Large-subunit ribosomal RNA, domain IV from Halogranum gelatinilyticum, 317 nucleotides, folded computationally. It matches the Rfam family "Bacterial large subunit ribosomal RNA". RNAcentral holds the full RNA, with entries from Rfam. The organism belongs to Halogranum, within Archaea. The coordinates come from a structure-prediction model, not an experiment, and the mean pLDDT is 86.
Context: one part of a larger RNA
C1' cells in the first nucleotide's frame, strides 16, 4: 500500500449528483400526540418522564406463581448498563392500496388489482386448441362465459359519424362460375344472353370504435384589453378542468417564499411551440426498499487528518 473493524479535540454537510457511507434513534412502562381525513386512520405522530439492587408493605389471586404499587435504604460516568433493538418533520410528482416482473447489471411511475364501460353469445352458442376423430370453456347456462378499453373512493366525462371500421337497410346501379337460353361446332372450343350471392356503389345509425376538435379583421370617455361586431372554413372548431408540467422551444418566463448566494424546489400568474377528458380531465386519506426539495437531530462525508486491532500484499531472514 489494500481489505474489514475501532477511537478521535474544534467545527458540523463546509463533502458530493445525491448526507452515498457512517453516525444519532432503539425495549418496556406512564404522560402526551399537530396538519389533513375515505372517520378507519394519521400514530409508535412530535415531545417528555421512568428503567439497577436490597429491605419492609399494600393490592390482585383460596392459596402460590405471575402481575400491579408504596416507603425505606444503597452502589456506578452510565441500572433495555452486554446482545437484542424506529433517527424524525414538512412540501411536492407518480402510482389508490396488498400484491406481480427482467433467474444472472432494470422492483419502478412498468403489470395486476378491486371498481368502470363497451362488444359477442340462448348452448348442437359465442371465444379457443386439433388437419380430423376430438377436446378446454363446461357437472357451467346471461347475476353466466369470452373479448377489448380503462383503473379504488369523490367531482366530472364536452363537441364531431366528413375519413377509416364496426353494424342495419336497400327500389335501383354493379356484381364471378357452374347449370339455362341463342348462335356457332359432324362433337367440342368459343361468343352473346338472361338469371344474379356475397361484396361494392348509395341510405341509416355507432366515438368509454380508430381518431379529430381553425384562421383574418375591427371595435369601450388615457392607454392597454376586447364582452361585442364583420369575414372565410369545418365533420365539428377544445367544453369543464389542469397549466413553463414527468407535456413549455423560446426559458435560468415573471412575481412571491426559501437561501449570503437557489438553471433546484413550492406558491400564484399563464398567449398551452405541441395540456385536456375511460388513448379518460381534475382531486385526493391511507399506502411506497418509487422521483424532487427543505428543516432539526446526528455524525470522520468533509475542513484534516490522526491513531489503535485485524487479514492480505511488500521487505528481510
Nucleotide at each position: 500500500c489494500c481489505g474489514a473493524c475501532g477511537u478521535u479535540a474544534g467545527g458540523g454537510a463546509a463533502u458530493u449528483c445525491g448526507g452515498c457511507a457512517a453516525a444519532u434513534u432503539a425495549g418496556u412502562c406512564c404522560c402526551g400526540u399537530a396538519a389533513g381525513u375515505u372517520c378507519g386512520c394519521g400514530a409508535g405522530a412530535a415531545g417528555g418522564g421512568a428503567u439497577g439492587c436490597c429491605u419492609g408493605c399494600u393490592c390482585c389471586g383460596u392459596a402460590g406463581a405471575c402481575g400491579a404499587g408504596c416507603a425505606g435504604g444503597u452502589c456506578g460516568c452510565a441500572g433495555u448498563g452486554a446482545c437484542u433493538u424506529g433517527g424524525g418533520c414538512g412540501c411536492u410528482c407518480c402510482g389508490a392500496c396488498u400484491g406481480u416482473c427482467u433467474a444472472g447489471u432494470a422492483a419502478c411511475a412498468a403489470c395486476a388489482u378491486a371498481g368502470g364501460u363497451g362488444a359477442c353469445c340462448g348452448c348442437a352458442a359465442a371465444u379457443c386448441c386439433g388437419c380430423a376423430a376430438g377436446g378446454a370453456c363446461u357437472c357451467g347456462u346471461a347475476c353466466g362465459g369470452u373479448c377489448a378499453c380503462u383503473g379504488a373512493a369523490u367531482c366530472c366525462u364536452g363537441c364531431c359519424c366528413a375519413g377509416u371500421g364496426c353494424g342495419g337497410g336497400u327500389a335501383u346501379c354493379u356484381g364471378a362460375a357452374c347449370a339455362c337460353c341463342u348462335a356457332g361446332u359432324a362433337c367440342a372450343a368459343u361468343a352473346g344472353g338472361a338469371c344474379g350471392a356475397a361484396g361494392g356503389a348509395c341510405c341509416c345509425g355507432u366515438c368509454a370504435a380508430c381518431g379529430g376538435c381553425g384562421g383574418g379583421g375591427g371595435u369601450a370617455a388615457c392607454u392597454a384589453u376586447g364582452a361585442c361586431c364583420c369575414u372565410c372554413u369545418u365533420a365539428a372548431g377544445g367544453u369543464a378542468g389542469c397549466g413553463u408540467a414527468g407535456u413549455a422551444c423560446c426559458u435560468u418566463g415573471c412575481c412571491g417564499c426559501u437561501u449570503c448566494a437557489g438553471u433546484a424546489g413550492c406558491g400564484g400568474c399563464u398567449u398551452g411551440c405541441a395540456u385536456g377528458a375511460a388513448u379518460g380531465g381534475a382531486u385526493c386519506a391511507a399506502c411506497g426498499a418509487g422521483a424532487g426539495c427543505g428543516c432539526c437531530a446526528c455524525u470522520g462525508u468533509c475542513c484534516c487528518a490522526a491513531c489503535g486491532u485485524u487479514g492480505g500484499g511488500c521487505c528481510c531472514g